[in-house]
RNA sequence: UACUUAUCAAGAAAGGCAGAGGGAAUUUGGCCCUAUGAAGCCUUGGCAACCCAUAUCGUUCACUCAACGAUAUGAAGGUGCCAACUCCGAUCCCGCGAAAGUGGGAAAAGAUAAGUC
Numbered sequence: 001u002a003c004u005u006a007u008c009a010a011g012a013a014a015g016g017c018a019g020a021g022g023g024a025a026u027u028u029g030g031c032c033c034u035a036u037g038a039a040g041c042c043u044u045g046g047c048a049a050c051c052c053a054u055a056u057c058g059u060u061c062a063c064u065c066a067a068c069g070a071u072a073u074g075a076a077g078g079u080g081c082c083a084a085c086u087c088c089g090a091u092c093c094c095g096c097g098a099a100a101g102u103g104g105g106a107a108a109a110g111a112u113a114a115g116u117c
Stems, first nucleotide, its partner, number of pairs: 002116007013044005021033003027090004045082003050078002052074009086109001091106006
């Protein structure tokens, strides 16, 4: 980098350096954050529970081990995250509406984790 699977309405910020942008990327339209200090870096703290640990149950097995699945609890470690639904829309379908629009669903794209080549 590519592929597979799962999740994406919840949750969690202070300080220092820095000094103008930022909200992933691409095109675009919005909306928003930001000198009451953006990005980035550092320190400390926290959230969550994917990996992980423990227990119980189930499946496979003649049995055990083990593997897999479900549930509960936990948080030492590996990641991740700590404005706004993934900030919202763009394509398709359905509803409402005279229209502008608007509500819902799906897809696509993306993010994160685990795994595979």

Model confidence (mean pLDDT): 79 of 100. A computed fold for a 117-nucleotide RNA from a Chitinophagaceae bacterium, annotated as SAM riboswitch aptamer (S box leader). The sequence was found by an Rfam model in a public genome assembly. Rfam family: SAM riboswitch aptamer (S box leader). Rfam's curators write: The SAM riboswitch is found upstream of a number of genes which code for proteins involved in methionine or cysteine biosynthesis in Gram-positive bacteria. The organism belongs to Chitinophagaceae, within Bacteria.